A computed fold for a 476-nucleotide part of an RNA from Trichopus zeylanicus subsp. travancoricus, annotated as small-subunit ribosomal RNA, 3' major domain. The coordinates come from a structure-prediction model, not an experiment, and the mean pLDDT is 83. RNAcentral holds the full RNA, with entries from SILVA. It matches the Rfam family "Bacterial small subunit ribosomal RNA". Its family is annotated with ribosome and structural constituent of ribosome in the Gene Ontology.
Context: one part of a larger RNA
RNA sequence: UGAUGGGGGCCCACACAAGUGGUGGAGCAUGUGGUUUAAUUUGAUGCAAAGCGAAGAACCUUACUAGGACUUGACAUGUCGUGAAUCCUCUUGAAAGAGAAGGGUGCCCUUGGGAACGCGGACACAAGUGGUGCAUGCCUAUCAUCAGAUCCUGCCAUAAGGUGUUGGGUUAAGUCCCACAACAAGCACAACCCUCGUGUUUAGUUGCCACCAUUGAGUUUGGAACCUUGAACAGACUGUCGGUGAUAAGCCGGAGGAAGGUGAGGAUGACGUCAAGUCAUCAUGCCCCUUAUGCUUUGGGCGACACACAUGCUACAAUGGGUGGGACAAAGGGUCAUGAUCCUGCGAGGAUGAGCUAACUCCAAAAACCCAUCCUCAGUUCAGAUUGCAGGUUGCAACUCGCCUGCAUGAAGCUAGAAUUGCUAGUAAUCGCUGGUCAGCCAUACGACAGUGAAUUCAUUCUCGGGCCUUGUACA
Numbered sequence: 001u002g003a004u005g006g007g008g009g010c011c012c013a014c015a016c017a018a019g020u021g022g023u024g025g026a027g028c029a030u031g032u033g034g035u036u037u038a039a040u041u042u043g044a045u046g047c048a049a050a051g052c053g054a055a056g057a058a059c060c061u062u063a064c065u066a067g068g069a070c071u072u073g074a075c076a077u078g079u080c081g082u083g084a085a086u087c088c089u090c091u092u093g094a095a096a097g098a099g100a101a102g103g104g105u106g107c108c109c110u111u112g113g114g115a116a117c118g119c120g121g122a123c124a125c126a127a128g129u130g131g132u133g134c135a136u137g138c139c140u141a142u143c144a145u146c147a148g149a150u151c152c153u154g155c156c157a158u159a160a161g162g163u164g165u166u167g168g169g170u171u172a173a174g175u176c177c178c179a180c181a182a183c184a185a186g187c188a189c190a191a192c193c194c195u196c197g198u199g200u201u202u203a204g205u206u207g208c209c210a211c212c213a214u215u216g217a218g219u220u221u222g223g224a225a226c227c228u229u230g231a232a233c234a235g236a237c238u239g240u241c242g243g244u245g246a247u248a249a250g251c252c253g254g255a256g257g258a259a260g261g262u263g264a265g266g267a268u269g270a271c272g273u274c275a276a277g278u279c280a281u282c283a284u285g286c287c288c289c290u291u292a293u294g295c296u297u298u299g300g301g302c303g304a305c306a307c308a309c310a311u312g313c314u315a316c317a318a319u320g321g322g323u324g325g326g327a328c329a330a331a332g333g334g335u336c337a338u339g340a341u342c343c344u345g346c347g348a349g350g351a352u353g354a355g356c357u358a359a360c361u362c363c364a365a366a367a368a369c370c371c372a373u374c375c376u377c378a379g380u381u382c383a384g385a386u387u388g389c390a391g392g393u394u395g396c397a398a399c400u401c402g403c404c405u406g407c408a409u410g411a412a413g414c415u416a417g418a419a420u421u422g423c424u425a426g427u428a429a430u431c432g433c434u435g436g437u438c439a440g441c442c443a444u445a446c447g448a449c450a451g452u453g454a455a456u457u458c459a460u461u462c463u464c465g466g467g468c469c470u471u472g473u474a475c476a
Base pairs, nucleotide, nucleotide: 001476002475003473004472005471007470008469009468010467011466012465015460019423020422021421022420023419026314027313028312029311030310031309032308033307034305035304042053043052064300065299066298067297068296070294073125077124078123079121080120081119082118083117087102089100090099091098092097107114108113109112128288130287131286132285136283137282139277140276143272148187150185153182154163155162156161166179167178168177169176193266194265195264196263198234199233200232201231202230203229204228208223209222213220237260240254241253242252243251244250303442320375321374322373323372324371325370326369332363333362334361338355343350344349382413387408388407389406390405391404392403393402429452430451432449434447435446
C1' cells in the first nucleotide's frame, strides 16, 4: 500500500421493513440437464447459462446421421486446348449425377485475335461452422449509472509510498462551500442530444369544423378560430418570499406556474475486475485435414422420453362464465403487398377484386367497460388437457413434424410445503392492439403501443450488495 475481521463510525439501494401480485402444487408451451439414439449438430453453466445465440429447424436453413455421387472441385486468380453462350429431346436414377442425340451463331476490331459464357487437361491452389476465446482483434455481459480512478509541479518520507483525494458541513454525485503543504489538470459526475408534459409564432392538405349556408354523411361551398400535424422559439434558474445554516454551500416551507428543486423516461457506462463470453457474425496467429475434417444429393435427425431444473401461458371461478345489444384508443405495417364491397359456407375459408405507392385506402373488430338476461356454489353452463371423426389453408411436399375450423370427448386442477421473486405512480395489477422474422408456422416468445388503474413506505435494528473514514492482523 492492499486484502481480510461473526472490529468501530457515517451513508446509499425494492436490500430489509410496510404493502401488493407472483413462482414453488396442476395441465400445457419453450429452453436446459440427464438418458436414449445411426444422429438426437453446436455454443452459453451461480448472481452475470437455461422463451439465451435462434427477429421464426417440414425441404432449404443444417453445422449432425445413413446411403448415392465428385476430386483443380459449389467459389477465386493464373495457364493450355476446344466450342460462342443460351436452347430442345431421349435413356437411367430417390435426387444429385451419368450417358446419348439434334439443330445453331451473335458482339467488337478484322485473313487472325478479343470480350462474355460453356466443356476438357495439367498444376500452383481453392475449400474447412475442423482445434485452440488459456495466442488474438472487434464486439459484449458483470460489479455499476456505483462515484470513483488518475496525473503535473511542489512538499513529506532512507525507501516502498504519502500528500493533493483527508477534516467540518452538504449533495443523487470527488456535487458544491469552508478549512488545510498543497497548487493546477484531464477521465468519469452534471450539462450539451432524443421523447413526453405548457404556451407563442408560422404553415393549412389527404387532417380539423366555431360561425354562415348545405348533405344520408365535414358530403360540398366556405373558414384558419378549435383540434391536430410539421417547423422555429419561449419556458425552470433554488429565479423569488419566509425560516434555518457559519454572513457559505445548502436544507425546510410558501407564492406564482402547465411543470419545482435532476419535471418524467431514454441514449450516454471512468480506471479496472472476472485468463468472464464469443475462432459458429466477421477478421486473424499457430496446429490439423486435402479422392477428405472439402463439396453435392435423397431420406432421417436437431421435435426421442422412467426423470430433474428454469422461464412462461391457462386455470381452479359468481369482483365469475354464457348469450344478445351499446361505447371509447394509441402506435405500427402494406405493391410479387394490403385486401373494401357483394355472393357463398355453421366455421376455418372460397369466389369476386373497389380503393390505396397511403394524415386520403386497407389490415381494423379494440378488449377489459356499460345495459339486459340465464347459471346459484356444484368438479358445475368452472376449467380446458387429451383423444376420435369431418374439413380448410400455405407449400413440390404437412407420415416422422405446420397452423386453423366444426362436431364429439371433457383429464389434472377447489389458491399450492420448505423456500423464493417482481414492483414506490400513471408504477404494480389487469385488458386488448400492433410490429419484426415469415410461403406457412408450432409466438403462450421478443420489441413497441395505448385503455382501466391500486396499496404501502414507521424506520435503518436485522439480511444481501455497495461507497467513505478509522482500527486489529503471525496474510501478500